Bacterial RNase P class A, 387 nucleotides, folded computationally.
RNA sequence: GAAGUCCGCCAGGCAGUCGCGGUGCGUAAAGCAUCGAGGAAAGUCCGGGCCCCGCAGGGCAGGAUGCCGGCUAACGGCCGGGCGCUAUAAGCCGUAAGGCCCAAGGCGACGGAAAGUGCAACAGAGAGCAGACCGCCGAUGGCCCGAAUUUAAUUCGGGAUCAGGCAAGGGUGAAACGGUGGGGUAAGAGCCCACCGCGUGCGUGGUAACACGCAUGGCACGGCAAACCCCAUCCGGGGCAAGGCCAAAUAGGGGAGCGUCGAGGCGGCCCGCCGAGCUCCCGGGUAGGCUGCUUGAGCGGCGCAGCAAUGCGUCCGCCCAGAGGAAUGACUGCCCCGCGCUCGCAAGAGUGCGCGACAGAACCCGGCUUAUCGGCGGACUUCCAUU
Repeated sequence: GAAGUCCGCCAGGCAGUCGCGGUGCGUAAAGCAUCGAGGAAAGUCCGGGCCCCGCAGGGCAGGAUGCCGGCUAACGGCCGGGCGCUAUAAGCCGUAAGGCCCAAGGCGACGGAAAGUGCAACAGAGAGCAGACCGCCGAUGGCCCGAAUUUAAUUCGGGAUCAGGCAAGGGUGAAACGGUGGGGUAAGAGCCCACCGCGUGCGUGGUAACACGCAUGGCACGGCAAACCCCAUCCGGGGCAAGGCCAAAUAGGGGAGCGUCGAGGCGGCCCGCCGAGCUCCCGGGUAGGCUGCUUGAGCGGCGCAGCAAUGCGUCCGCCCAGAGGAAUGACUGCCCCGCGCUCGCAAGAGUGCGCGACAGAACCCGGCUUAUCGGCGGACUUCCAUU
C1' cells in the first nucleotide's frame, strides 16, 4: 500500500424569530431565568431493584437453565478458554471441470444414548445385537462328465448343478454393525499385522473443559434427549392502575343525648298548621388532592488491577424530562451531506432538488432481539513493496 473480516462511535451543525411542557422568581397575570427523548425511548423476550400479599422447615408437582473458568445485584447476559462443524481469499495439484489444504472469521440447547421406554418416512435383501438382490467361492457333503487301476470301490481332473460358505466389490439410504493398506483364504472376514479411530488404565501439562504421551483390549459400545426420561443447579404470587397519606357532598353504619308528657319545621317572636324524628360525636368507602417520582447498580474524566468482561479510588467535574393520555415543534439564513444540470484539462466554481435514516420517554436499572440514510475511527488476517 491492497484485499478481506470483526468491533466501537456519531446520528446533521450554528444563529435568529415564533410556539409547547416542567421547575424557580413573581399574590396572580404579564414577564424573566433555566431545563426538555433514544441508541434503540420499540418488542415486553429474559434478569434485578422497589412495593404489596403469602411463607417454620422439608418434600411432591410444574417451569427454566445445561462444555469449562471468570464477571455481575441477577440473568437464558457478557468476557476469556476448550471441543465440534463450516465459509471465502491466499497457497498447492490439475489443460480444464474440479480437488487438496484451509487465515482473520462465522455457527453450535455443547450434561447423560453401557438406567429404562420409545422413534427412524421413502428407497432397500436388510434399520439394531440386522441382512443376502446383483456378486464372490463352492474348501466340505452330494450330483453330472471324463481319465486311471480288473466290473463294485478308490484316486485325479473338470462343470457351477444342489446343499452350503462369504460379506470384499456393486446397489438402496440421512444412517448398513470401525477406516486405509498388507498378509491370509476356496472365497472372505480384526481371522492376523501396521497406522488411524474407539474403549480402558497410567503418566505429564492445565484451576478446569481438555490436550499430549505410554501401555493395553481385537472392536465389544450406531443415531435421535428442541422424544419421554435421568442427573445437577435455580425458581412463591402479583405488579407504580404496586403501595402510602389526606379526604368532601350524598346515601348508609355505630354510639351518646333529647323526643308523641310534642323534639323539630314553617327566615326573628307569638298564634296557628304540619309533625316523628332531631342534634352531636366516631369510623369505613367514593370523587378529588398529595406522594411513590427520579441523586441513581447515575454520567463524564483521570489513575490503579485485570488479556478481557469488570472492579477499586480519601481523586476531579456534572445533575441530564419527570407527567397528567402525555410537551420536546415550526419558519428563515449560512454551513455540512447526497443526487442532478452547466462551466472547467483538472483542482474546483455556479445552480436546482432532497430538506437528510429508524423512530418517540410514562417507576427505575442490566441485557437480548428487531428497525436504521449516511459518515468516522480502531483491531486482526493474508498478500505485495521497501528498510

Background: It was read from a public genome assembly, where an Rfam model found it. It matches the Rfam family "Bacterial RNase P class A". The family's RNA type in Rfam is ribozyme.